[in-house]
This is a predicted structure of a 74-nucleotide RNA (transfer RNA) from Kouleothrix aurantiaca. It matches the Rfam family "tRNA". Rfam links the family to the GO term triplet codon-amino acid adaptor activity. Rfam's curators write: Transfer RNA (tRNA) molecules are approximately 80 nucleotides in length.
RNA sequence: CGGGACGUGGUGCAGCCUGGAAGCAUUCCGGCGUCGGAAGCCGGAGGUCGCACGUUCAAAUCGUGCCGUCCCGA
Numbered sequence: 001c002g003g004g005a006c007g008u009g010g011u012g013c014a015g016c017c018u019g020g021a022a023g024c025a026u027u028c029c030g031g032c033g034u035c036g037g038a039a040g041c042c043g044g045a046g047g048u049c050g051c052a053c054g055u056u057c058a059a060a061u062c063g064u065g066c067c068g069u070c071c072c073g074a
Stems, first nucleotide, its partner, number of pairs: 001073007010026004020057001027045006050066005
């Protein structure tokens, strides 16, 4: 210098191709449970979807640029 993959609650991931506005697990908090805990069950909290711009009635999703991590080539 060229190419590719990835970036989404604290953590690990799905959703992206095919636009209709974010879900699962875990974590944390409260309750039930127990002699007391654990397991299990119920409820709740937690996200500018890496950043910016563009397209659109509408963008996590499409386009462009940039940033970060990893890989390949020179």